[in-house]
Context: one part of a larger RNA
RNA sequence: AACGAACGCUGGCGGCAUGCCUAACACAUGCAAGUCGAACGAGACCUUCGGGUUUAGCGGCGGACGGGUUAGUAACGCGUGGGAACGUGCCCUUUGCUACGGAACAACAGUUGGAAACGACUGCUAAUACCGUAUGUGCCCUACGGGGGAAAGAUUUAUCGCCAUUAGAUGGGCCCGCGUCGGAUUAGCUAGUUGGUGGGGUAAAAGCCUACCAAGGCGACGAUCCGUAGCUGGUUUGAGAGGAUGAUCAGCCACACUGGGACUGAGACACGGCCCAGACUCCUACGGGAGGCAGCAGUGGGGAAUCUUGGACAAUGGGCGAAAGCCUGAUCCAGCCAUGCCGCGUGAGUGACGAAGGCCUUAGGGUUGUAAAACUCUUUCAGCGGGGAAGAUAAUGACGGUACCCGCAGAAGAAGCCCCGGCUAGCUCCGUGCCAGCAGCCGCGGUAAUACGGAGGGGGCUAGCGUUGUUC
Numbered sequence: 001a002a003c004g005a006a007c008g009c010u011g012g013c014g015g016c017a018u019g020c021c022u023a024a025c026a027c028a029u030g031c032a033a034g035u036c037g038a039a040c041g042a043g044a045c046c047u048u049c050g051g052g053u054u055u056a057g058c059g060g061c062g063g064a065c066g067g068g069u070u071a072g073u074a075a076c077g078c079g080u081g082g083g084a085a086c087g088u089g090c091c092c093u094u095u096g097c098u099a100c101g102g103a104a105c106a107a108c109a110g111u112u113g114g115a116a117a118c119g120a121c122u123g124c125u126a127a128u129a130c131c132g133u134a135u136g137u138g139c140c141c142u143a144c145g146g147g148g149g150a151a152a153g154a155u156u157u158a159u160c161g162c163c164a165u166u167a168g169a170u171g172g173g174c175c176c177g178c179g180u181c182g183g184a185u186u187a188g189c190u191a192g193u194u195g196g197u198g199g200g201g202u203a204a205a206a207g208c209c210u211a212c213c214a215a216g217g218c219g220a221c222g223a224u225c226c227g228u229a230g231c232u233g234g235u236u237u238g239a240g241a242g243g244a245u246g247a248u249c250a251g252c253c254a255c256a257c258u259g260g261g262a263c264u265g266a267g268a269c270a271c272g273g274c275c276c277a278g279a280c281u282c283c284u285a286c287g288g289g290a291g292g293c294a295g296c297a298g299u300g301g302g303g304a305a306u307c308u309u310g311g312a313c314a315a316u317g318g319g320c321g322a323a324a325g326c327c328u329g330a331u332c333c334a335g336c337c338a339u340g341c342c343g344c345g346u347g348a349g350u351g352a353c354g355a356a357g358g359c360c361u362u363a364g365g366g367u368u369g370u371a372a373a374a375c376u377c378u379u380u381c382a383g384c385g386g387g388g389a390a391g392a393u394a395a396u397g398a399c400g401g402u403a404c405c406c407g408c409a410g411a412a413g414a415a416g417c418c419c420c421g422g423c424u425a426g427c428u429c430c431g432u433g434c435c436a437g438c439a440g441c442c443g444c445g446g447u448a449a450u451a452c453g454g455a456g457g458g459g460g461c462u463a464g465c466g467u468u469g470u471u472c
Stems, first nucleotide, its partner, number of pairs: 001471003005468005012344006019336001020302001025300003029297003034061003040057001042055005068255002077180007086172001091168001095164002098161001099133004108123006139148003153160003181227003188218003193215008230252004234245004257278005280291004308334001310333003316330001317328004347377004357368004381413001383408005391399001416461005421442003427456005437444002
């Protein structure tokens, strides 16, 4: 000098920030991801018979973003600079197409199982759901003969879509050089191991996988093993070099009760999806089921210690929708805490050879001290009354009757903490008597203690001041 701090004493106001560093411990409750009727049938309601409203289901898009956490990871994880063998929904762009048919499954109806969760059977039905045929500019494969392969319509008639294809943009996957903590009281490590060929596999290069063949590969320039740790921009300290650190904000990785797995999809091996196993909790009619706050609040626990079960989608942004709009604990705000930084106030002027009281005294006096009183003023902040925004582009303002402006009253409501032996700014008296105690180091205290305790006085900082912890 610094801090995501804590503790003690104290505490007026405002602005802006910050706020579980410990148990990646367990979680009651509510909310945090929906939306589209302009894809579709159906039910209910209303109807001016034109239509409208609403929704469980089918279908589409989105739930791979946004938000959280730092357990794991010493690694191409991250940082930086390169690379070639790849995809990329929505968006932009090029060219072409959107033809003809078919069979189902929910919903619904009936029957039925179960305590529930949830099902089973039969029958009916629509589509932008599913399948076939045609065409195919271009596209893909090819042994260059040939072969393969698409679509979906909707409405308010102006559009929005669908399919193939081209180039792009965005965002990703992969590879490499260099850099990236400690231990040698860890010296050898390695069998898909290192390379090749054939095959498989992926969007894609590759022992990525497999069969065979060869015997390689790494290592004192520290392999392997052990410990520790998310990385970076940054932060902090320092004249710098360097050291320490990685809260908030931003980029990247990893994780989502623990372990494993795939499905769907442009994208996941998926926090609020699925399956299996495990631990735990809950329901049960004992047959069987349900759950996952490291989302926002909140609870218990742990701890020296860390907040409200708040408001709004008004703004910014995101998802869906043609739109109106709906959703959004992202976000914007408000609440709590002197946790930090910054600003302001707790009054100003005049006022005695100087009141009283306190303290000291050589008893003369000194000091507290212009301090108070008194007189004259002012009204910041807080209070009361009135007006009242910007943020919004025509409408729409949670914040908020907030900020700000005007007026009113009255010095009125607002100062503490630590220290005074040296380091280190600041001294006397009383009490105590190696006791009680102090202490960061040196050291004080055993009868005159500037070092203990109290008082008066003084010094420092100030809505804070000290102590402790940690870093330089």